[in-house]
RNA sequence: CUCUGCUCAGGGCAAACCGUCGGUGACGGCGGGGCGCAAAGCCAAGGGGUCUCGGAUGUGUUGAGACAGCCCGGCUGCCAGA
Numbered sequence: 001c002u003c004u005g006c007u008c009a010g011g012g013c014a015a016a017c018c019g020u021c022g023g024u025g026a027c028g029g030c031g032g033g034g035c036g037c038a039a040a041g042c043c044a045a046g047g048g049g050u051c052u053c054g055g056a057u058g059u060g061u062u063g064a065g066a067c068a069g070c071c072c073g074g075c076u077g078c079c080a081g082a
Base pairs, nucleotide, nucleotide: 002082003081004080005079012037013036017032018031019030020029021028022027035069041075042074043073046072047071048070049067050066051065052064053063054062055061
C1' cells in the first nucleotide's frame, strides 16, 4: 500500500418507538431507547433514486427543500488477519 472481516483491544454510532423543541411539510436538534452497522464518519454544489412544499399546468416539467441507515462514486479513518 492492497485485500478480507472468522477472531482480539479500546470502544464508537444508533432504527422503530416515547418525550420535548424547531419546521407548512419531507424531516431535523436534544434526552430516553436499541433494530442494526467495519465506515451507520464526511460530501445532497459528483450521478441516480425516493420523499416534501410551491409555480405553471395536465402529467412529467420547473423552483425550493429532505434523506449519506436506498444504490453507485469521492475524501478520510480504528483493530485484527493475509
Predicted 3D model of an 82-nucleotide RNA (c-di-GMP-I riboswitch aptamer) from a Gemmatimonadota bacterium. It was read from a public genome assembly, where an Rfam model found it. Lineage of the source: Bacteria > Pseudomonadati > Gemmatimonadota.